[in-house]
């Protein structure tokens, strides 16, 4: 250094399925003279179950933890979480110190601009199916995001 195999990692609108939809298959129930047929029942086995924006100083605590898009399930739950709370740190608000105040390393606030995706078209591709996987096109958000622009304590004290 090259080849091959196993195993780890990769996620935070993320991970999961006892409930619900849905779908294959098999067997009743029904129907029919029978046969075929075939469940809304039942048994296996699958499928769906959150689109992007934005978000983590450290330790503890705590749960229905921010915006918007779109619209049959983004329902129900279950777990997790960068959310809130407190304390420590640590920034700014003219240099130190103390107090408040507002923050979280891009580290008050205002005001004004700006940012998607997936739905949808269309193409390909996996599957018996429900469904899923990619690539094209063209549109459309809001925030506590971004960007410019403005722009902010109180008491000491130092120094000029």
């Nucleotide at each position: 250094c090259g080849u091959a195999a196993a195993a780890g990692c990769a996620a935070a609108g993320c991970g999961c399925c006892a409930g619900a939809a849905c779908u294959g298959c098999c067997a009743u129930a029904g129907c029919u003279u029978a046969u075929u047929c075939g469940a809304c029942u039942g048994g296996c086995a699958g499928u769906u179950g959150a689109c992007g924006a934005g978000g983590a100083c450290g330790g503890g605590g705590u749960u229905u933890a921010u915006c918007g898009a779109a619209a049959u399930u983004u329902c129900g739950g279950c777990g997790g979480a960068u959310g809130c709370c407190c304390c420590g740190c640590g920034g700014u608000c003219a240099g130190c110190c103390g107090u408040g105040a507002c923050c979280g390393a891009a580290a008050a606030c205002a005001u004004u601009c700006c940012c998607a995706a997936a739905g949808c078209u269309u193409a390909g591709g996996a599957g018996u199916g429900a469904u899923c996987c990619u690539g094209a096109g063209g549109a459309c958000a809001a925030a506590u995001g971004g960007a410019a622009u403005g722009g902010g304590a109180c008491g000491g004290u130092a120094u000029g």
Molecule: glmS glucosamine-6-phosphate activated ribozyme aptamer